[in-house]
Molecule: transfer RNA
Organism: bacterium
RNA sequence: GCCACAGUAGCUCAGUAGGUAGAGCACCCGCCUUGUAAGCGGAAGGUCAUGGGUUCAAUUCCCAUCUGUGGCU
Numbered sequence: 001g002c003c004a005c006a007g008u009a010g011c012u013c014a015g016u017a018g019g020u021a022g023a024g025c026a027c028c029c030g031c032c033u034u035g036u037a038a039g040c041g042g043a044a045g046g047u048c049a050u051g052g053g054u055u056c057a058a059u060u061c062c063c064a065u066c067u068g069u070g071g072c073u
Stems, first nucleotide, its partner, number of pairs: 001072007010025004019056001028042004049065005
């Protein structure tokens, strides 16, 4: 330099032939317990890497950029 893949909650990840953004763990509150852990219930937490384009509508489609991983030279 070229090619491919990835970037979504604090962490690990799902989600998509365009139509309300989710799970597990963690954190917080409550129940339970003599108490703790475990277990159960609930709440909170997101500019979907960034910027444009298409569309009535974009996490999803198109383009560029940034970062990371792998491969080729």